Predicted 3D model of a 130-nucleotide RNA (FMN riboswitch aptamer (RFN element)). Its Rfam family is "FMN riboswitch aptamer (RFN element)". From the family's description: The RFN element is a highly conserved domain that is found frequently in the 5'-untranslated regions of prokaryotic mRNAs that encode for flavin mononucleotide (FMN) biosynthesis and transport proteins. The sequence was found by an Rfam model in a public genome assembly. Of the family's consensus pairs, 97% are formed in the model.
RNA sequence: AUUAAUCUUCGGGGUGAGGCGAAAAUCCUCAACCGGCGGUAAAGCCCGCAAGUCCGGCAUCAAGCAUGCCGGGCAUGAUCCGGUUAAAUUCCGGGGCCGAUGGCUAAAGUCCAGAUGGGAGAAGAUUGAG
Numbered sequence: 001a002u003u004a005a006u007c008u009u010c011g012g013g014g015u016g017a018g019g020c021g022a023a024a025a026u027c028c029u030c031a032a033c034c035g036g037c038g039g040u041a042a043a044g045c046c047c048g049c050a051a052g053u054c055c056g057g058c059a060u061c062a063a064g065c066a067u068g069c070c071g072g073g074c075a076u077g078a079u080c081c082g083g084u085u086a087a088a089u090u091c092c093g094g095g096g097c098c099g100a101u102g103g104c105u106a107a108a109g110u111c112c113a114g115a116u117g118g119g120a121g122a123a124g125a126u127u128g129a130g
Stems, first nucleotide, its partner, number of pairs: 002129009015031005032110002034099002036049004044097002052074009079095005101113003
């Protein structure tokens, strides 16, 4: 170095103005901003994963249709042109497009909430194997 187990730490960003109105940071107009994780030539829009929800199994005991672990189902958005290159829907130039759930006097990627949560994973430590 490899591999298994256990543990620790880390692990999501972003809006203003004007208009109508009883009411909008949600609609309309104008202008702006943001981009989780792994793979691959460096990716929001190529492939895959995570967030929500339902079901089953097992464990625990505060005995709640609770908590944890494992497995399964459902939901889950969007890209083109040109250039460089051995190789790029990833780089460079240009033009587009997309955005969970619940809430809020009125419909939200950017406000509030679940969430001081969860999480794909990242880094490290210890022990064992060989």